[in-house]
Context: one part of a larger RNA
RNA sequence: AAUGAACGCUGGCGGCGUGCUUAACACAUGCAAGUCGCACGAGAACUCUUCUGCUUGCAGAAGAUAGUAAAGUGGCGCACGGGUGAGUAACGCGUGGGUAAUCUACCCUCAAAUUUGGGAUAACUCCGCGAAAGCGGGGCUAAUACCGGAUAAUAUCUCUUUUGUUUCGACUUUUGAGAUCAAAGGUGGCCUCUACAUGUAAGCUACUGUUUGAGGAUGAGCCCGCGUACCAUUAGCUUGUUGGUAGGGUAAUGGCCUACCAAGGCUACGAUGGUUAGCUGGUCUGAGAGGAUGAUCAGCCACACUGGAACUGACACACGGUCCAGACUCCUACGGGAGGCAGCAGUGAGGAAUUUUGCGCAAUGGGGGAAACCCUGACGCAGCAACGCCGCGUGAGUGAUGAAGGCUUUCGGGUCGUAAAGCUCUGUCAAGUGGGAAGAAAUUGUUUAAAACCAAUACUUUUAGGCAUUGACGGUACCACUGAAGGAAGCACCGGCUAACUCCGUGCCAGCAGCCGCGGUAAUACGGGGGGUGCUAGCGUUAUUC
Numbered sequence: 001a002a003u004g005a006a007c008g009c010u011g012g013c014g015g016c017g018u019g020c021u022u023a024a025c026a027c028a029u030g031c032a033a034g035u036c037g038c039a040c041g042a043g044a045a046c047u048c049u050u051c052u053g054c055u056u057g058c059a060g061a062a063g064a065u066a067g068u069a070a071a072g073u074g075g076c077g078c079a080c081g082g083g084u085g086a087g088u089a090a091c092g093c094g095u096g097g098g099u100a101a102u103c104u105a106c107c108c109u110c111a112a113a114u115u116u117g118g119g120a121u122a123a124c125u126c127c128g129c130g131a132a133a134g135c136g137g138g139g140c141u142a143a144u145a146c147c148g149g150a151u152a153a154u155a156u157c158u159c160u161u162u163u164g165u166u167u168c169g170a171c172u173u174u175u176g177a178g179a180u181c182a183a184a185g186g187u188g189g190c191c192u193c194u195a196c197a198u199g200u201a202a203g204c205u206a207c208u209g210u211u212u213g214a215g216g217a218u219g220a221g222c223c224c225g226c227g228u229a230c231c232a233u234u235a236g237c238u239u240g241u242u243g244g245u246a247g248g249g250u251a252a253u254g255g256c257c258u259a260c261c262a263a264g265g266c267u268a269c270g271a272u273g274g275u276u277a278g279c280u281g282g283u284c285u286g287a288g289a290g291g292a293u294g295a296u297c298a299g300c301c302a303c304a305c306u307g308g309a310a311c312u313g314a315c316a317c318a319c320g321g322u323c324c325a326g327a328c329u330c331c332u333a334c335g336g337g338a339g340g341c342a343g344c345a346g347u348g349a350g351g352a353a354u355u356u357u358g359c360g361c362a363a364u365g366g367g368g369g370a371a372a373c374c375c376u377g378a379c380g381c382a383g384c385a386a387c388g389c390c391g392c393g394u395g396a397g398u399g400a401u402g403a404a405g406g407c408u409u410u411c412g413g414g415u416c417g418u419a420a421a422g423c424u425c426u427g428u429c430a431a432g433u434g435g436g437a438a439g440a441a442a443u444u445g446u447u448u449a450a451a452a453c454c455a456a457u458a459c460u461u462u463u464a465g466g467c468a469u470u471g472a473c474g475g476u477a478c479c480a481c482u483g484a485a486g487g488a489a490g491c492a493c494c495g496g497c498u499a500a501c502u503c504c505g506u507g508c509c510a511g512c513a514g515c516c517g518c519g520g521u522a523a524u525a526c527g528g529g530g531g532g533u534g535c536u537a538g539c540g541u542u543a544u545u546c
Stems, first nucleotide, its partner, number of pairs: 001545003005542005012392006018385002020350001025348003029345003034076003039073002047064008083303003092228008102220002107216008115149004124139006155180005164171002185208006194201003229275003236266003241263008278300004282293004305326005328339004356382001358381003364378001365376004395425004405416004429487001431482005439473001444468009490535005495516003501530005511518002
């Protein structure tokens, strides 16, 4: 000098930050990932109105509620965002390269297409089993769900021809032939052409989706050079081990895996083993070189009760998915089931020690949707804590008879001390009253104008302008007024180091102490008083680092 600090004494206000460093211990409760009706089939109830029947307060029907709620199929998302640092001494991280050894949903650009059929299944309904979780059987139905067929290339593969580069593995250019592989619709508008003839259908058109290919962007996988803690009181280690051939596997290289063959490979420039540890940008310190450290913020990695495994998918071997095993907790009708806060709050435990079971999606960002919008404990805010940094205040001027009082005294005085009182002012903060923001631009609706598309002045889309609409924080910040010196100072130290001295008490006792050391009757070192010194809403102590 510093700290994610703690403890002791004390404590007025504000701004901005920070807040389980210990048990990766166990968790009650609520919330943290949904959304789309412009993919699809189906579809209530409460309540209200009307009508009918009559047994006069019940039953039935119709309409509204409402194509709404809830559920289901399907799509996209759930691999992001958020948490933690257990493991890891490693291509994990950092840095610089390689990929001629690779993939990439959504997004953007370009080119082409979007054809023709089929059978199911959930929901629903009828049964059955079960305490429950849930499960089974029969029947009905839809799709952008699923499965055939057609067509297709500059896609993939095989053969052939050819140019250039080359790490001689390959990549790239070119000719011809053969084989293989695709799709899904939805919404709005219009009758110009055809059919029936008010208009609708086929059709046309706009938007959007789907399929194939090429390119981009973004993200990721893999490989390599160099750097990356301590112990030699760890000296030898290794059999898929090291290499080759062939095959499998992967998006892709590779002992990644398998078979066969060879006997290699690493190591004193520290292998192997052990201990400790997430890494970095950074942070702290220091003149620097260094040393220590890796909270908050940002990048990467790893993990998600413990261990293992795959499925789905563009991406996971998946925190709030599945399966198996284990420990633990809970429910049970004892047959069987359910769960995973290292998400946000919160509880217990541990500990010297670390916050609210708050408000809002208004902003920023994310997911879904054409949009309205919905979801979002990300985030924005508020609450608690002097935990830190910064700012402000606790008054200013004047005031000597140097008042009273305390302490001290050589009894003359000295000192607290212009300090107080008194007088004259001011009004920061706090209190009260009144006013009162920025953060909001979009989206959407409506309207005006222009352009594109088109048969069209419809429709749709785009652009520009006007109006309307949206604030958790919050009646907050800020401003004005009111009254009032009123409500706001402590802590440590005073022997030397080290700024600051005396009196009393005690008497090697009680005690102090960072080191030296004080205390045994005149203690500036113990305890108290007065005085002083330092810092100040803090001050000391402890711990740790330089």

RNAcentral holds the full RNA, with entries from ENA and SILVA. A computed fold for a 546-nucleotide part of an RNA from an uncultured bacterium, annotated as small-subunit ribosomal RNA, 5' domain. Its mean pLDDT, the model's own confidence on a scale to 100, is 83. Its Rfam family is "Bacterial small subunit ribosomal RNA".